Predicted 3D model of an 82-nucleotide RNA (transfer RNA) from a bacterium. It matches the Rfam family "tRNA". Rfam classes the family as a transfer RNA. The coordinates come from a structure-prediction model, not an experiment, and the mean pLDDT is 80.
This record gives sequence, structure tokens and C1' cells, in this order.
RNA sequence: GGGGAGAUUCCCGAGCGGCCAAAGGGGACAGACUGUAAAUCUGUUGGUUAUGCCUUCGUGUGUUCGAAUCACACUCUCCCCA
Repeated sequence: GGGGAGAUUCCCGAGCGGCCAAAGGGGACAGACUGUAAAUCUGUUGGUUAUGCCUUCGUGUGUUCGAAUCACACUCUCCCCA
């Protein structure tokens, strides 16, 4: 230099344009159980004035009534070729 794959919540990781604050697992916190602990089970795990609202899927811009998802540019990571 050419080609390809990827970046998602504290971590890993799934995710058809609408059913998404986004499955599942780990971790953390709380509770149950236990003499205590471990294990197991249950709940919570972006913010908030909380049946709602706001913000968020690498960064920016765009398309759309509506974007993690589509388009463009950029940044970074990995693989292959040279």
C1' cells in the first nucleotide's frame, strides 16, 4: 500500500429500522438460607423530580416519523496479502 473483520453498559458478549437502557454470563451491591462463611436462590446494577422523562452502543455528520442497526468521513484494534 491492497483486501477483510471489528469497536455495545463495570467486564465479556447477543442484538430484523419501531416490541431497546439493549438478551445472556461474570463481577459488584442488597436480601433469603446458614452458628459464621462458602455454595445455592431472589432482587438490583446509566441518570432522575421514577407506570414517566432524560442521556447512552468509538467520534462527527447525514438519511428517516423513528437509528446500536442504514449512508459518508474520521479514529482505533485484529486478520490476510504484498